[in-house]
Context: one part of a larger RNA
């Protein structure tokens, strides 16, 4: 040195926990912000580094309401205090709220500098202190006002909960990539996808046919099944990928612009423009003219009372032992309750001990929804058909793009760019080149609820989801640390049923350790449950 056995040691895995992720339901909520956010500095406590809370009124004040004995955050301990004249605590309304921040008096290397005016305060008087204003742009007023005569720009001031910054996803619009895939690569693909940018709401966008279809018809929109991986599209390669019908969920239809009629202004004068009222809104209608008529229905505001949301409250029934244990919920042994035997917690394993469940009850205060009453708004017809409207730089056309599931194609429909450019109700526009028939529908104005799309956030729930190398990066943290900076970014949980956390005494300068005391247990002693392995140690045998 090895083997082997036992006993420690370091060392953590394993086992059990569960404060802390994940996912995914239902309700709510669906914005904050110059009434100064969002997110920050610095403060701020007896004593006070962090965190939380707060803001020079600073771990807090006021008022309402709830609640009832004990407070004075995490977080011991001391000291001083507070509470039945209701404190701590909850919840509702209000108060203060330093500086930076869109940041807004200027100005800056964010939390900092400098200044002006007003008004009050001190001062003998400055100085000082304390309150308030002033940023830009946009609107609307009102005054002033040049080249240049009327005028107009312009300029000054007020007034505006106007704007602006901020924010998780969803939506709608602007620019708009490559990797890749085609087993290379160029049309194609990824893909209108990431990404930057505007913009908005609780949803958004979209929507009341110049539609879909076919010889029959439906009757805005939108999502979801289905059509159908069909029809097509495609270096006819890789791929790419509908729509009608059918079913379902929802349901709602409206308002201008024009003729016409009235009023007012401007320019000009015998008209033309502009603005206001009133008229009308369709595939056949209106205006016009003649007749006839005033009703419900709706919509908007409104709102005692109700409901609900944000605190609460009440809630049934068990005891005993010569049992076991450290401790009883376990065991026996006799009972009860249930509209409650969901679940947690208590020194182990409780329907009946505690919080709670099931089922009732409750709100000064302030939100939300909302039945009537009242208020406003607003509402239709029938016949003729001379005349007059019925959306033009549009529609179509070329040449070029784009976008339709569509890559130029036989390529329609839709959208832009340059040049063209109609008709006007006897009109026009679609049916996938185009032409006729024949059938559908009426562009160039506008709004429009629901059914869909998400979840930062608030509540209550659920899991053949995780359980500390797992599950979020994070049970401890966007912290420690790295980096000039954008940024990257960790490791770390578990004494015990209660600190009962080891008085006292010995060694020792201290660590630590021996006693003795706790406790069921201390090889439970904080470096602290379990305590495997590698690894080191000591003892014993055995070998060499």
């Nucleotide at each position: 040195a090895g083997c082997a056995u036992a006993a420690g040691g370091c060392g953590a895995a394993u086992g059990c926990c569960u404060u802390g992720g994940c996912a995914c339901c239902a309700g709510g909520a669906g914005c904050c912000g110059a009434a100064g956010a969002a997110g920050g500095a610095c403060g701020u406590g007896a004593c006070a580094a962090g965190c939380u809370g707060c803001g020079a009124a600073a771990a807090g004040c006021u008022g309402c309401g709830g609640g009832a004995a004990g407070g004075a955050g995490c977080a011991a301990a001391u000291a001083u205090c507070c509470g039945a004249u209701g404190a701590u605590c909850c919840g509702c309304a209000g108060a203060u709220g330093u500086c930076c921040g869109a940041a807004u008096g200027a100005g800056g290397g964010a939390a900092c500098u400098c200044a002006u005016c007003c008004g009050c305060u001190u001062u003998a008087a400055u100085a000082g202190g304390c309150g308030g204003a002033g940023a830009u742009c946009c609107u609307u007023a009102a005054g002033u006002g040049a080249a240049u005569a009327c005028a107009u720009a312009g300029c000054u001031u007020a007034a505006g909960a106007g704007a602006a910054g901020g924010c998780g996803a969803c939506c709608c619009g602007g620019c708009g990539a490559a990797c890749u895939g085609a087993a290379a690569c160029a049309u194609c693909u990824a893909a209108g996808u990431a990404g930057c940018c505007g913009g908005a709401g609780g949803a958004a966008g979209a929507g009341a046919a110049a539609g879909a279809a076919a010889a029959a018809u439906c009757g805005a929109u939108u999502u979801c099944c289905u059509u159908a991986g069909u029809a097509g599209c495609g270096g006819c390669g890789a791929g790419c990928g509908a729509a009608a019908u059918g079913g379902a969920a929802a349901g709602a239809g409206c308002c201008c612009a024009a003729a016409c009629c009235g009023g007012a202004a401007g320019c000009a004068u015998u008209g033309c423009u502009u603005c206001c009222g009133g008229g009308g809104u369709a595939g056949u209608g209106g205006a016009c003219u003649g007749c006839a008529u005033c009703a419900a229905a709706g919509c908007a505001c409104g709102g005692c009372a109700u409901a609900u949301a944000u605190a609460g409250u009440c809630a049934a029934a068990g005891g005993a032992c010569u049992c076991u244990g450290g401790a009883a919920a376990g065991g026996u042994c006799c009972g009860g309750c249930g509209c409650a035997g969901a679940g947690g917690g208590u020194g182990a394993a409780a329907c009946c001990c505690c919080c709670g469940u099931a089922g009732g009850c409750g709100a000064a205060a302030u939100g939300u929804a909302u039945a009537a009453a009242g208020u406003g708004c607003a509402a239709a017809g029938c016949a003729g058909u001379a005349u007059c409207c019925g959306g033009a730089g549009u529609a179509g056309g070329a040449c070029c793009g784009g976008a339709c599931a569509c890559g130029a194609g036989a390529a329609a429909c839709c959208c832009g760019g340059u040049c063209u450019g109609a008709a006007g109700c006897a009109g026009g526009g679609g049916g996938g080149c185009c032409c006729a028939c024949c059938c559908c529908c009426c562009a160039a104005g506008g709004c429009u609820a629901a059914a869909u799309a998400c979840u930062a956030c608030c509540u209550g729930g659920u899991g053949a989801c995780c359980g500390a190398u797992a599950g979020u990066g994070a049970a401890c943290a966007g912290u420690a640390c790295c980096g000039u900076g954008a940024g990257g970014g960790a490791a770390a949980g578990g004494u015990g049923a209660a600190a009962a956390g080891a008085a006292c005494c010995c060694c020792g300068g201290g660590a630590g350790g021996g006693g003795a005391g706790u406790g069921a247990a201390a090889u439970a002693g904080a470096a602290c449950c379990u305590g495997a392995a590698a690894c080191c140690u000591u003892a014993u045998g055995c070998u060499u």
Predicted 3D model of a 544-nucleotide part of an RNA (large-subunit ribosomal RNA, domain I) from a bioreactor metagenome. It matches the Rfam family "Bacterial large subunit ribosomal RNA". The prediction has a mean pLDDT of 84.